[in-house]
The RNA shown here (Lysine riboswitch aptamer) has 157 nucleotides and comes from uncultured Agathobacter sp. Rfam family: Lysine riboswitch aptamer. Its family is annotated with lysine biosynthetic process in the Gene Ontology. The coordinates come from a structure-prediction model, not an experiment, and the mean pLDDT is 77. Of the family's consensus pairs, 98% are formed in the model.
Formats: sequence, structure tokens, C1' cells
RNA sequence: GGUAGAGGUCGCGCGAAUCAAGAGUAGCAUGCCGGAUGUUGCAGGAACAGUUGAGGGUAUGAGAAAGGGAGAGCGCCGAAGAAUGCAUAUCUGCAAGUGCAGUUCUGGGCAUAGGUCGAAUAGGUCUAUGACUGUCAUCGAAAGAUGGGGAGCUAUC
Repeated sequence: GGUAGAGGUCGCGCGAAUCAAGAGUAGCAUGCCGGAUGUUGCAGGAACAGUUGAGGGUAUGAGAAAGGGAGAGCGCCGAAGAAUGCAUAUCUGCAAGUGCAGUUCUGGGCAUAGGUCGAAUAGGUCUAUGACUGUCAUCGAAAGAUGGGGAGCUAUC
């Protein structure tokens, strides 16, 4: 270096239809109040709408979607995730999204606490702590103890 394989309190990711939530919300229509702003996630610019009444409030009517979750099944065991950098769209910048890069970190899931994203009491993610689990090393007669990190471990060529 090639090939095969193992980890399991839901191992990891993707995921059509469908379901819950989002939400009786946003936006829309009509009436009333009101009186100067409003238009994409944020800021700025430009343009446009607006006193023939903007945003907002309230009543009535009809009434969504996205992101996030579950999901048959599929692909798998650095499975994968996060951060960072670079690239990428409509006037600019940022954010978000997407793509690329072993650049860095994380063996794995679980629980608790805090941070963060989120509409969320859902869920994701980061950090700390705890026990568990797999694997290797060292010590040990054994039981077990201590330590390491997946660029690893086991078998084989």
C1' cells in the first nucleotide's frame, strides 16, 4: 500500500410519498381606528409604492409556504459531524445556502449543566463533567487498573 472485517442504551448519513409542528401565523380581501412611512435575512445605495392614506392596531372572511423534525427504504463503518479558508446569485458588503480542501478538531452513542442556531417545551451543534461501550498499549496469574486516539484497530496478501 491492496483486500476483507468489527464497534451499536436509535452506530452513521441520505431520504419519495405521507405525518405532526410551523399556524388559524404570514400575506390577502372588506370595515373601523390611525396619520408617515413602507418594499429581500441585516446595513447601505438605487428605484418604486404612499396624505386619492404607508407601516401599525382591531373585527370579520377565506387561508399558505420555507427552514427544522419524524419517515418506508437506500447507502455505509471517517460511517459522519463541526470549525476555518477559498469559490459561488440579483447594485455593494455581511449573514445564510451550495461546492471544494485530511487546514484543524471529534473513537462511539447516552445522561446532566451551560453556550449557540431554532417559532419551539422539538431537534441540531459546541464545551465541560459523569458513567458506559469498542479497540490498542503498559502493568497483572487472573479479576482488573492506568493511559492513547479513527491518518486508528483486527485478519490477510